[in-house]
């Protein structure tokens, strides 16, 4: 400089050809349970789905540009 991919919760990930309020484990917060703590049980918080802009009745999703990571190639 050229092409790909990826960017959702505090961490690691879902979310099938666009369709109701975007989940799961972990962590955290509170409650049960112990004599207590862990484990185990239950709930609850916690997201401008990376910006910005277009199509669309209606976008995490489908085009665009930018950002920022990774790989391949020069």
């Nucleotide at each position: 400089u050229g092409c790909a991919g990826c960017a959702u919760a505090g961490c690691u990930c879902a979310a099938c050809u666009g369709g109701c309020g975007a989940g799961a484990g972990c962590g955290u917060u509170c409650g049960g349970u112990c004599c207590a703590u862990a484990c185990c049980c239950g709930a609850a918080a916690g997201g401008u789905u990376a910006u910005c802009g277009g199509u669309u009745c209606g976008a995490u999703u489908c085009c665009g540009a930018u950002u920022g990571c990774u790989g391949c190639a020069a």
The RNA shown here (transfer RNA) has 74 nucleotides and comes from a Lachnospiraceae bacterium. Its Rfam family is "tRNA". From the family's description: Transfer RNA (tRNA) molecules are approximately 80 nucleotides in length. Gene Ontology term of the family: triplet codon-amino acid adaptor activity. The coordinates come from a structure-prediction model, not an experiment, and the mean pLDDT is 81.